[in-house]
């Protein structure tokens, strides 16, 4: 880099350096930002993907045990995250009180785990 699977309406910020942008994406909208953007550093926090313990069921096994799935508790470690639903739209379909609104799906993206 590519592929597979899962999740994405919940949650959680202070300080220092820095000095003008930022919110993935061409565009539209809306918003954050000199009461200090991005980026980096420190500390803290959130969460529970990996992880740890227990529980129940199934499968394999002579057994021990292992694997998969359910439920539950935890947070030492590996990641991740800490404005707004992944900020909204942007494609398709459906519904409605129809310059619009709501819902579903797709695409794209992010993160994790795994495979080559």
């Nucleotide at each position: 880099u590519a592929c597979u699977u899962a999740u994405c309406c919940a949650g959680a910020a202070a300080g220092g350096u820095g000095g003008a942008g930022g919110g993935a994406u061409a565009g539209c909208g809306c918003c954050c930002u000199a009461u200090g953007a991005a980026a980096c550093c420190u500390u803290g926090a959130c969460a529970a993907c990996c992880c740890u313990g227990a529980u129940u069921a199934a499968u394999u096994u002579u057994a021990a045990a292992a694997u998969u799935a359910u439920u539950u508790a935890g947070a030492a470690g590996g990641u991740g995250u800490c404005a707004a639903u992944u900020c909204g739209c942007a494609u398709u379909c459906g519904c409605c009180c129809a310059u619009g609104g709501c819902g579903a799906a797709a695409u794209a993206g992010a993160u994790a785990a795994g495979u080559c």